[in-house]
RNA sequence: GGGGGUAUAGCUCAAUGGUAGAGCAUCAGCCUCUUAAGCUGUUGGUUCUGGGUUCGAAUCCCAGUGCCCUCA
Numbered sequence: 001g002g003g004g005g006u007a008u009a010g011c012u013c014a015a016u017g018g019u020a021g022a023g024c025a026u027c028a029g030c031c032u033c034u035u036a037a038g039c040u041g042u043u044g045g046u047u048c049u050g051g052g053u054u055c056g057a058a059u060c061c062c063a064g065u066g067c068c069c070u071c072a
Base pairs, nucleotide, nucleotide: 001071002070003069004068005067006066007065010024011023012022013021018055027041028040029039030038048064049063050062051061052060
């Protein structure tokens, strides 16, 4: 330098173009002599950046950036 993949909550990951969710973690409560474990609930998002298409974009298109794989 060529090709491909990927970017979403603090972490790991979902999400047919139609209100962005789960588990873990945080916080609160229950339980316990206390801690841990367990149970219940809560909080948490500029969906990497900038444009475009669309009534409507995490999702489709273009460009850029980071990371990974691959070819030379």
This is a predicted structure of a 72-nucleotide RNA (transfer RNA) from a bacterium. Its mean pLDDT, the model's own confidence on a scale to 100, is 80. Rfam family: tRNA. Rfam links the family to the GO term triplet codon-amino acid adaptor activity.